């Protein structure tokens, strides 16, 4: 240092404040949120060099809408004599301009928008409920072939 496999932990936030009403955290003004992994510019540090910028090389961070992905639903197939239960291919599954900087940006600066799975219930991104589930990954540990 290493393909490939085990274990172990971590692994989602959000309706203040008013209206209406017998009843609404669900409806209206309104406020509030934003999984992972990626990315040519954010922001931050380290090194070399150097008086000092810059320049070169590394890390570490940067997107709810851009490109995958996860939860939700499908369920070809498989294990399971069989049932129960498990895997589980493939399909489905929201949302952005615009105006500035620039060599570059749908990420950065302003500005205005725009999205949010199923059940319950007075119609719910934000209650409660499936769920002490499940999960994309992220950190560390073993083992360990050429």
């Nucleotide at each position: 240092a290493g393909a490939a496999u085990c274990c172990u932990u971590c692994g989602g936030g959000g309706c203040a404040g008013g209206g209406u009403g017998a009843a609404a955290c669900u409806c209206c003004c309104g406020a509030c949120c934003g999984g992972c992994g990626g990315u040519g510019a954010u922001g931050g540090g380290g090194c070399u060099a150097g008086a000092a910028c810059a320049a070169g090389u590394c890390c570490c961070u940067u997107a709810g809408u851009c490109c995958g992905u996860g939860a939700g639903c499908u369920g070809a197939g498989g294990u399971g004599a069989u049932c129960a239960a498990c895997c589980g291919a493939u399909g489905c599954u929201g949302a952005u301009u615009u105006g500035g900087u620039g060599c570059a940006a749908u990420u950065c600066c302003a500005a205005a928008a725009c999205c949010g799975a199923c059940a319950g219930u007075a119609c719910a991104g934000u209650c409660u409920g499936g769920a002490u589930g499940g999960g994309a990954g992220a950190a560390g540990g073993g083992u360990g072939a050429a």